[in-house]
Context: one part of a larger RNA
RNA sequence: CUGGGCGUAAAGCGUGCGCAGGCGGAACGUUAAGUCGGAUGUGAAAUCCCGGGGCUCAACCCCGGAACUGCAUUCGAAACUGGCGAUCUUGAGUGCGGCAGAGGUGAGUGGAAUUCCUGGUGUAGAGGUGAAAUUCGUAGAUAUCAGGAGGAACACCGGUGGCGAAAGCGGCUCACUGGGCCGACACUGACGCUCAUGCACGAAAGCGUGGGGAGCAAACAGGAUUAGAUACCCUGGUAGUCCACGCCGUAAACGAUGGAUGCUAGCUGCUGGGAAGCCUUAUCUUUUCUCGGUGGCGUAGCCAACGCGUUAAGCAUCCCGCCUGGGAAGUACGGUCGCAAGACUGAAACUC
Numbered sequence: 001c002u003g004g005g006c007g008u009a010a011a012g013c014g015u016g017c018g019c020a021g022g023c024g025g026a027a028c029g030u031u032a033a034g035u036c037g038g039a040u041g042u043g044a045a046a047u048c049c050c051g052g053g054g055c056u057c058a059a060c061c062c063c064g065g066a067a068c069u070g071c072a073u074u075c076g077a078a079a080c081u082g083g084c085g086a087u088c089u090u091g092a093g094u095g096c097g098g099c100a101g102a103g104g105u106g107a108g109u110g111g112a113a114u115u116c117c118u119g120g121u122g123u124a125g126a127g128g129u130g131a132a133a134u135u136c137g138u139a140g141a142u143a144u145c146a147g148g149a150g151g152a153a154c155a156c157c158g159g160u161g162g163c164g165a166a167a168g169c170g171g172c173u174c175a176c177u178g179g180g181c182c183g184a185c186a187c188u189g190a191c192g193c194u195c196a197u198g199c200a201c202g203a204a205a206g207c208g209u210g211g212g213g214a215g216c217a218a219a220c221a222g223g224a225u226u227a228g229a230u231a232c233c234c235u236g237g238u239a240g241u242c243c244a245c246g247c248c249g250u251a252a253a254c255g256a257u258g259g260a261u262g263c264u265a266g267c268u269g270c271u272g273g274g275a276a277g278c279c280u281u282a283u284c285u286u287u288u289c290u291c292g293g294u295g296g297c298g299u300a301g302c303c304a305a306c307g308c309g310u311u312a313a314g315c316a317u318c319c320c321g322c323c324u325g326g327g328a329a330g331u332a333c334g335g336u337c338g339c340a341a342g343a344c345u346g347a348a349a350c351u352c
Stems, first nucleotide, its partner, number of pairs: 004323003007306002012320001014201004021194003025088002028085004033081002035077008049065006091191001092188004096183004103177007110154001115149007125136002162169002206247006215241002220236004258319006266297007273288005301308002325352003334345004
């Protein structure tokens, strides 16, 4: 260097951006680095291989040949790869006009509900459970009405629905802002794909500083249950949950399925767009997708099976990541990062 793999057996980085690198559309000319062919030189001898010979054979030795698959120089070839030049529009992108959306950030604002406070009515219970008790209540609770305070979350719509790279995103309004899709043309002219290192984002929990604190609730306390009950159930309850800024960088971060491109039967639902009709301004109906997205079934094919099946786990190409028996172990040591918790990188002895 070479093999086989990665949905569930070991194995896809949580996600994106992206330098280097790898790979790269159509047609033309040129070059000759790769590539291919010829020649020359060299490739020591021995060894190996082939033919022959010498020790009685053999090992061994001797002679000849081949080979030494390489390198250098030189002469050619020009299909392919590369370089250079000039060109193209299908890939990619830009402009124009529309469309949908919980995409993001900031500001403002709304109602329901819980809790608390004040006041009114009102009286002996309330609460809670399998049953109870702790607990609250004659200092007037629970219930009910009015007013007020404050924080957090946004019922119905709501959907096998939508948007986002992922994490994730849901009351309403405004401002700023990212991406996607559709249409008819015009333009740029390969500007592309992937991506080690790197950079950025990254649920929850946790950490730092300062706020906030209604409800919920690790820890904790009490009551029950029980043989015990450091639990499940109940009454309380602090961190936390919320906000700002800064860290952390992990998840069954899952589709347990990396990204891109091309090709390969159909049927059907939803969603967005286009077109036509109706006619009234917002829907409805029809149609279409040789458009985009999201689901169900299923052909061929694939698969150990389960299943996947144009959103592939099918058939191919390019690039990256990863795996190589179980345990020891995601441990030790070292290093890097972190305030810490710890994260990342990551063994071996030994053992089966």